RNA sequence: CGUGAAGAUAGAGGCGCGGUUUUUAAGAGUACAUGUAUGGAGAAGAUUGGACUUCUGUGAAAUACAUGGAAAGGAAAAAUCGCCGAAAGAAAAAAUAGUCCAAUUCUAUUUUUUCUUGGUUCUGCUACUGAAUAAGUACAGAACUGUCAAGAGUUACUCUUGGAGAGCUAUCUCACUG
Numbered sequence: 001c002g003u004g005a006a007g008a009u010a011g012a013g014g015c016g017c018g019g020u021u022u023u024u025a026a027g028a029g030u031a032c033a034u035g036u037a038u039g040g041a042g043a044a045g046a047u048u049g050g051a052c053u054u055c056u057g058u059g060a061a062a063u064a065c066a067u068g069g070a071a072a073g074g075a076a077a078a079a080u081c082g083c084c085g086a087a088a089g090a091a092a093a094a095a096u097a098g099u100c101c102a103a104u105u106c107u108a109u110u111u112u113u114u115c116u117u118g119g120u121u122c123u124g125c126u127a128c129u130g131a132a133u134a135a136g137u138a139c140a141g142a143a144c145u146g147u148c149a150a151g152a153g154u155u156a157c158u159c160u161u162g163g164a165g166a167g168c169u170a171u172c173u174c175a176c177u178g
Stems, first nucleotide, its partner, number of pairs: 002176004007172005014084001016083009032068007042055004046105001047103005087117012118145007126138004147163007
């Protein structure tokens, strides 16, 4: 010098990623509560069946009117914190919670394994979530941008092609080889 080690430390990409707090808009004149009228026996506890509990002829469900009237998740801005597989998802398994038992279940949270994505933006009446035409996720397409390799050139920059973060840059450690 080179090779190997998912080695150690420190960094780069940029509207970079994620968390927390405050304010604002929307959610919404919605849910809900009360009253009146109609109504006349059911209603609620995620869905179905069974059980159990609660409310109900001192009037259930449902409908209409009137009065009062929220919140969560998500979004924007600001501040602040932690970071550069930051983080985001998909599948499977397990645990906990939603009154108890069961299930083709459903919802939310957490953990493990495997797989995908370098990052950002835009488009799509494609699908799902959502109050939503906001936003997010998946898929597809396009553009911009960073990085490495190969090649070319007017050579610390430009162009073409290709790859992926288990990457790239810098320094160091260990082992091996010359």